The prediction has a mean pLDDT of 82. The RNA shown here (SAM riboswitch aptamer (S box leader)) has 101 nucleotides and comes from Flavobacteriales bacterium UBA958.
RNA sequence: AACUUAUGAAGAAAGGUGGAGGGACCGGCCCUAUGAAACCUUGGCAACCUGUCUUUGCAUAAGGUGCCAAAUCCUAUUCCUUGGAUGGAAAAAGAUAAGUG
Numbered sequence: 001a002a003c004u005u006a007u008g009a010a011g012a013a014a015g016g017u018g019g020a021g022g023g024a025c026c027g028g029c030c031c032u033a034u035g036a037a038a039c040c041u042u043g044g045c046a047a048c049c050u051g052u053c054u055u056u057g058c059a060u061a062a063g064g065u066g067c068c069a070a071a072u073c074c075u076a077u078u079c080c081u082u083g084g085a086u087g088g089a090a091a092a093a094g095a096u097a098a099g100u101g
C1' cells in the first nucleotide's frame, strides 16, 4: 500500500516565516492581500487508543495518534417524497482511530 471494524449535525486560539491560493474529487457555494497553502512556536478541543476512579459514566486526565471556518460546507449514486440538489433513508467516495499486515 491493502483489508476489517468503528465514528462523524458537538468542541477548539494567538504569534512568526511565507507569499496565492484553499475548502479531497464533479457541480455549487464559501474562505482568502483586513494575507491562502505549507512550516515553526505557544495554546486549546476531546474522536479513537491508553491511564485513573470498588462512582464504570455521554465520568475524568491529556500520555499516543488526531483535530482547532461553514453538518464530511452542500451536492453527486439509488429509493421514497417534493414544484425543487425540497425533506428523509441507504450506499459510494474520502477522513480519523484501532487491529491485521
Stems, first nucleotide, its partner, number of pairs: 002100006013042005021031003027074002043068003047065003050061003053057001072093001077090004
It was read from a public genome assembly, where an Rfam model found it. Its Rfam family is "SAM riboswitch aptamer (S box leader)". About the family: The SAM riboswitch is found upstream of a number of genes which code for proteins involved in methionine or cysteine biosynthesis in Gram-positive bacteria. NCBI's taxonomy places the organism under Bacteria, Pseudomonadati, Bacteroidota, Flavobacteriia, Flavobacteriales.